[in-house]
RNA sequence: GUUUGUCUUCAGGGCAGGGUGUGAUCCCCGACCGGUGGUGAUAGUCCGCGACCCGUGCAGUGCACGGUUAAUCAGGUGUGAUUCCUGAACCGACAGUUAAAGUCUGGUAAGAAGAAGAUAAUC
Numbered sequence: 001g002u003u004u005g006u007c008u009u010c011a012g013g014g015c016a017g018g019g020u021g022u023g024a025u026c027c028c029c030g031a032c033c034g035g036u037g038g039u040g041a042u043a044g045u046c047c048g049c050g051a052c053c054c055g056u057g058c059a060g061u062g063c064a065c066g067g068u069u070a071a072u073c074a075g076g077u078g079u080g081a082u083u084c085c086u087g088a089a090c091c092g093a094c095a096g097u098u099a100a101a102g103u104c105u106g107g108u109a110a111g112a113a114g115a116a117g118a119u120a121a122u123c
Stems, first nucleotide, its partner, number of pairs: 001123001003121008017029003031103002033092002035049004044090002053067006072088005094106003
C1' cells in the first nucleotide's frame, strides 16, 4: 500500500429593504441559499447517490428490494470545461400557518449519501 471487519468524529444553506392588505418572511418588487461521489477542467441545472414520499416482503417501529424524485443555454479562453470567465435564464418534497412558502414552524438535538481518523486481521 490492497482487501475485509470494528470503533470514533464530522456530515445543509438561505427573504435585508419595501408594496398591498384586517391578516402575507407564503402574493408583488426586490434579496439570499445550493448535500454528496464522478466527470483530461473547479457543477444546484451533465451522470449517479442520499434524505422525504409510495409499494411489496419479513417482522416490530426496524431491515431488504423496487418505484417516483426539479432545473441551462449562448459567447469567450483552452489540448480538454453544459464544471472556469462574461451574460441572460431556470429549479427546489411533505404537513402546518387569519393569505398561496427553496428561505418561517414541524417530522429533524433525527437520519443519510459520503468524508476523515484510529484499530484488528489478511495479501